The RNA shown here (transfer RNA) has 74 nucleotides and comes from a Candidatus Woesearchaeota archaeon.
Lineage of the source: Archaea > Nanobdellati > Candidatus Woesearchaeota.
It matches the Rfam family "tRNA".
It was read from a public genome assembly.
Its mean pLDDT, the model's own confidence on a scale to 100, is 84.
Order: sequence, then structure tokens, then C1' cells
RNA sequence: GGACCUUUGGUCUAGCCUGGUAUGACGUUUCCUUGACGUGGAAGAGGUCCCCGGUUCGAAUCCGGGAAGGUCCA
Repeated sequence: GGACCUUUGGUCUAGCCUGGUAUGACGUUUCCUUGACGUGGAAGAGGUCCCCGGUUCGAAUCCGGGAAGGUCCA
């Protein structure tokens, strides 16, 4: 220098092909249960979907550029 892959709550992850208010688990908060802890049960909070721009009525998703990490080639 070239090709390809990955980036989504604190962590891991579904959704992307086929555009329509972002899924689950763990963790966390409150309550119930216990003498207490743990387990179990119920409810809640937490995301500008890596960044910028474009297309569109509408973008995590499509297009262009960029960043970070990884694999391979030279």
C1' cells in the first nucleotide's frame, strides 16, 4: 500500500440481507419472601446503535467519507 471482517445500555448479545417507536441474558435499583444472608418472585432505571454527511415521509439497517480493533496479502 491492497482485500475482507467487527463496532448496538456497565458486560455479552438479537435485529441489518427485507428501512417503520432497539431484543434477551448477566449486572444494577426498589419491593415481597428470610431472624439474617443467599435463593426465589414482582416492578423499575439505564441506549443520540463508533463519528460526519447523503438518500427517504421515515435510517441501527441503504449509499459516500472517516475513526478504532482484527485477519490475510504485498